A computed fold for a 73-nucleotide RNA from a Candidatus Woesearchaeota archaeon, annotated as transfer RNA. NCBI's taxonomy places the organism under Archaea, Nanobdellati, Candidatus Woesearchaeota. Model confidence (mean pLDDT): 85 of 100. RNAcentral records the identical sequence in 2 taxa. Its Rfam family is "tRNA". RNAcentral holds the sequence, with entries from ENA and MGnify.
[in-house]
RNA sequence: GCGGCAGUAGUCUAGCCUGGAAGGACGGCACCCUGCCACGGUGCAAACCCGGGUUCAAAUCCCGGCUGCCGCA
Numbered sequence: 001g002c003g004g005c006a007g008u009a010g011u012c013u014a015g016c017c018u019g020g021a022a023g024g025a026c027g028g029c030a031c032c033c034u035g036c037c038a039c040g041g042u043g044c045a046a047a048c049c050c051g052g053g054u055u056c057a058a059a060u061c062c063c064g065g066c067u068g069c070c071g072c073a
Base pairs, nucleotide, nucleotide: 001072002071003070004069005068006067007066010026011025012024013023020056028044029043030042031041032040049065050064051063052062053061
């Protein structure tokens, strides 16, 4: 330099092909439970790598870029 894959709450991850309310687990906070803690229950907060385009509507499609991994040279 070329090609492929990946990037979503603090962490791990589903959704992307086939556009239509951003979900789960762990963790955090509050409350309930308990003599206290733990366990358990309920609720809350928290995310689509960046920029642009297409569209009524983009995590999803298109273009460019960044980062990581793999392969080729």